Transfer RNA from a Thermoplasmatales archaeon, 75 nucleotides, folded computationally. Rfam family: tRNA. The family's RNA type in Rfam is transfer RNA.
[in-house]
Parts: sequence; structure tokens; C1' cells
RNA sequence: GGGGUUGUAGCUUAGCUUGGUUUGAGCACCCGGCUGAUAACCGGGAGGUCACCGGUUCGAAUCCGGUCAACCCCA
Repeated sequence: GGGGUUGUAGCUUAGCUUGGUUUGAGCACCCGGCUGAUAACCGGGAGGUCACCGGUUCGAAUCCGGUCAACCCCA
């Protein structure tokens, strides 16, 4: 320098192929229950610029282009 994969909650991730009601789950965190107490368990809650910018569309996490970052391959 060229090509490819990935980027969604604090962490690990589903959803993307085939656009459409509110982007869900586990762990962690907060509150309550339970217990002599802690853990476990049960109930509830908070937490998201879907990496960023632009485009297409009535409508974009999802499709298209560019940029950035991480990783892999080729030279």
C1' cells in the first nucleotide's frame, strides 16, 4: 500500500441476511423481599449518539458511500 472481518448498556452479546409497534438477554450496579447475618434465591428499577459523518427511503441498528478504531490475510 491492497483486501477482508468486527464495532449495539459498565462487561459478554442477540437482532442485521428479508428496513416497519418499545433494540432485547445474561452478568455487574441500585432498591425491596427472604435470612440471626452473608451468599444464593425471588420481585422491581436505572442504564443505549446501535463507532462517527453523509446518502437512499414515508420509515434505517439493518441498505449504500466515506471516515475512525481493533483484528486477520496478501505485498

The sequence was found in a public genome assembly.
The prediction has a mean pLDDT of 83.
NCBI's taxonomy places the organism under Archaea, Methanobacteriati, Thermoplasmatota, Thermoplasmata, Thermoplasmatales.